[in-house]
RNA sequence: GCCCGUAUAGCUCAGCGGGAGAGCGCCGCCCUUACAAGGCGGAUGUCCCAGGUUCGAAUCCUGGUACGGGUA
Numbered sequence: 001g002c003c004c005g006u007a008u009a010g011c012u013c014a015g016c017g018g019g020a021g022a023g024c025g026c027c028g029c030c031c032u033u034a035c036a037a038g039g040c041g042g043a044u045g046u047c048c049c050a051g052g053u054u055c056g057a058a059u060c061c062u063g064g065u066a067c068g069g070g071u072a
Base pairs, nucleotide, nucleotide: 001071002070003069004068005067006066007065010024011023012022013021018055026042027041028040029039030038048064049063050062051061052060
């Protein structure tokens, strides 16, 4: 240089064209003498960036950035 993969909540990840979600974590309450566990409730996102397609894009297309892998 060329090819492939990944980028979504604090962390790990799902989501494959029309509600942005789960687990863990965090906060409040209950429970407990107290802590943990458990129960109930709650908050949290520039979906890596820019452009395009579409009535509508996290999702499709193009370019770029970062990280990982392959190849000479």
This is a predicted structure of a 72-nucleotide RNA (transfer RNA) from Krasilnikovia cinnamomea. The sequence is in RNAcentral, with records from ENA and Rfam. Its mean pLDDT, the model's own confidence on a scale to 100, is 81. NCBI's taxonomy places the organism under Bacteria, Actinomycetota, Actinomycetes, Micromonosporales, Krasilnikovia. It matches the Rfam family "tRNA". By type it is a transfer RNA.